This is a predicted structure of a 72-nucleotide RNA (transfer RNA) from a Defluviitaleaceae bacterium. Model confidence (mean pLDDT): 80 of 100.
RNA sequence: GCACGAGUGGCUCAGUGGUAGAGCAUCGCCUUGCCAAGGCGAGGGUCGCCGGUUCAAAUCCGGUCUCGUGCU
Numbered sequence: 001g002c003a004c005g006a007g008u009g010g011c012u013c014a015g016u017g018g019u020a021g022a023g024c025a026u027c028g029c030c031u032u033g034c035c036a037a038g039g040c041g042a043g044g045g046u047c048g049c050c051g052g053u054u055c056a057a058a059u060c061c062g063g064u065c066u067c068g069u070g071c072u
Base pairs, nucleotide, nucleotide: 001071002070003069004068005067006066007065010024011023012022013021018055026042027041028040029039030038048064049063050062051061052060
């Protein structure tokens, strides 16, 4: 330098055009003599960044940044 893959709550991931979700974690309540386990609930993400297409974009297109793999 080229090709491919990845980037979404604190973490691990889902979501392939139509209101952004799950598990774990955190906080509150219930339960217990206490802890753990369990149950119920809450907060937390302008989807790496910039632009384009579209009535509508995390999703499609272009550029760019970071990480990984391969080739040279």
It matches the Rfam family "tRNA". By type it is a transfer RNA.